[in-house]
RNA sequence: GGAGUUGGCCAGACGAUCGCGGUGUUGUGCGUCUUUGAUGUGCAAUACGGAGGAAAGUCCGGGCUCCAUAGGGCAGGGUGCCAGGUAACGCCUGGGGGGCGUGAGCCCACGGAAAGUGCAGCAGAAAGGAAACCGCCGAGCUUUGUGUUCGGUAAGGGUGAAAAGGUGCGGUAAGAGCGCACCGCGCGGCUGGUAACAGGCGUGGCGAUGGUAAACCCCACCUGGAGCAAGACCAAAUAGGAAUCCGUUGGCUGCGGCCCGCAGUGGAUUCGGGUAGGUCGCUAGAGGCGAGCGGCGACGCUCGUCCCAGAUGAAUGAUCGUUCUCGACAGAACCCGGCUUAUCGGCCGACUCCUCUA
RNA sequence: GCGCUCAUAGCUCAGUUGGAUAGAGCAUCGGCCUUCUAAGCCGGCGGUCGGGGGUUCGAAUCCUCCUGGGCGCGCCA
Numbered sequence: 001g002g003a004g005u006u007g008g009c010c011a012g013a014c015g016a017u018c019g020c021g022g023u024g025u026u027g028u029g030c031g032u033c034u035u036u037g038a039u040g041u042g043c044a045a046u047a048c049g050g051a052g053g054a055a056a057g058u059c060c061g062g063g064c065u066c067c068a069u070a071g072g073g074c075a076g077g078g079u080g081c082c083a084g085g086u087a088a089c090g091c092c093u094g095g096g097g098g099g100c101g102u103g104a105g106c107c108c109a110c111g112g113a114a115a116g117u118g119c120a121g122c123a124g125a126a127a128g129g130a131a132a133c134c135g136c137c138g139a140g141c142u143u144u145g146u147g148u149u150c151g152g153u154a155a156g157g158g159u160g161a162a163a164a165g166g167u168g169c170g171g172u173a174a175g176a177g178c179g180c181a182c183c184g185c186g187c188g189g190c191u192g193g194u195a196a197c198a199g200g201c202g203u204g205g206c207g208a209u210g211g212u213a214a215a216c217c218c219c220a221c222c223u224g225g226a227g228c229a230a231g232a233c234c235a236a237a238u239a240g241g242a243a244u245c246c247g248u249u250g251g252c253u254g255c256g257g258c259c260c261g262c263a264g265u266g267g268a269u270u271c272g273g274g275u276a277g278g279u280c281g282c283u284a285g286a287g288g289c290g291a292g293c294g295g296c297g298a299c300g301c302u303c304g305u306c307c308c309a310g311a312u313g314a315a316u317g318a319u320c321g322u323u324c325u326c327g328a329c330a331g332a333a334c335c336c337g338g339c340u341u342a343u344c345g346g347c348c349g350a351c352u353c354c355u356c357u358a
Numbered sequence: 359g360c361g362c363u364c365a366u367a368g369c370u371c372a373g374u375u376g377g378a379u380a381g382a383g384c385a386u387c388g389g390c391c392u393u394c395u396a397a398g399c400c401g402g403c404g405g406u407c408g409g410g411g412g413u414u415c416g417a418a419u420c421c422u423c424c425u426g427g428g429c430g431c432g433c434c435a
Stems, first nucleotide, its partner, number of pairs: 001354010012323007020050001022048012052329001056340002059338005064227004071260004076223005081095005096110001097108004111218002116216002118212002133157002135153007165183006184206001185204004190199003231280004241271006251265004273434003287306008324327001359431007368384004377415001386402005408424005
């Protein structure tokens, strides 16, 4: 200098004017009351702060709320190497194994196929305790032919996604774990490691034990349901209705698969009617920032400091000026931790490979 | 906001314990029939099964991530 890997951060900047919604304070009008005050509401002034890294998809996990203080069993669903982190997770960290890359590094739904059941079209001789089509070898017959019959053979050819350990040497009529060496596989100890697992030793010739579990299934662990339109309160309003069906306690509802159990009690559907106003839930939180300590790390502990949207037709914008590297994806709606997806570009740290120079 | 569900030919649908040419009706095109048309008969065209990735020998079907559409949900009760 070039190419690349990885972790983190930013998301045009500044100023002026005018707006929008929130909160506090002050003033003022009105209402109410327990009347020098309190409270509600309108208006004005002023101060403060006003979208995101994904606010998105709603795919996981949790808080919160109601249904039993969420109970027992079955079914169903989910997760799936090991250890740790966490409120929890399908997330994260570290490690093991496998794959890719020269490397930094990246990727993996990565339990069990010797519990059982199922599946594998076509092709092929044979497809799951398999099989002789061609070929090879032996014997018989023989018309001596590129013949035929019987037998041996899974080394070679061919088919297939897959053909029943692999390579080599020996061996043999030809072959074959038939024998041996190495590799693979199974079994049993040993060593290291918390473990996954790794290493090494002995042993078995291996017609045991092929593939598929994002097929059923088995094993281990987890899992009650619904969701802020949850739920609580106030106010207003009335046709507190009608029809049909089921049921009348071994029923129905909560309980959204079933049984038990608990609680409550007539219920479901359709049609019709009224009201669609307000308050709370609502944002101080597994919160942000900084420092120290522990840990390889995820993360934890302690101290200090800060308060940072809360709407309900739903705010966060418009205009102008200056400037730069000319601005992507995109807009909160109960909250939080993740994952996934979308995204112009820029900055910082660590590391790898190649080339050149000293 | 929350929950559920669907996507296969131009249209309406079938096919999903995974099996190789993905079917049916209507529409459309050609032929026959008819003087001509309709109806009828015969034949054809038309599909990357919404898109990407994965599992598997093999995916419309199984898993996953997106895209688009549809439906339901206040209170009195």